[in-house]
RNA sequence: GCACUAGUAGCUCAGGAGAUAGAGCACCGCACUUGUAAUGCGGGGGCCAAGGGUUUAAAUCCUUUUUAGUGCA
Numbered sequence: 001g002c003a004c005u006a007g008u009a010g011c012u013c014a015g016g017a018g019a020u021a022g023a024g025c026a027c028c029g030c031a032c033u034u035g036u037a038a039u040g041c042g043g044g045g046g047c048c049a050a051g052g053g054u055u056u057a058a059a060u061c062c063u064u065u066u067u068a069g070u071g072c073a
Stems, first nucleotide, its partner, number of pairs: 001072007010025004019056001027043005049065005
């Protein structure tokens, strides 16, 4: 330098053939317990790496940039 993959909640990830974003763990509250843990119930938290474009509508399609990883040279 070129190609490919990935960037979505505090963490690990799903959703990717367009129609107001989910799970597990973590966190908060309550119940249970002498207390803690475990368990059960409930709750908060992200508008999806950034800019632009297409569309009535974009996390999703196109494009540029950026970060990380892998391969080739």
A computed fold for a 73-nucleotide RNA from Lythrypnus elasson, annotated as transfer RNA. The sequence is in RNAcentral, with records from ENA. Its Rfam family is "tRNA". Its family is annotated with triplet codon-amino acid adaptor activity in the Gene Ontology. Lineage of the source: Eukaryota > Actinopterygii > Neopterygii > Percomorphaceae > Lythrypnus.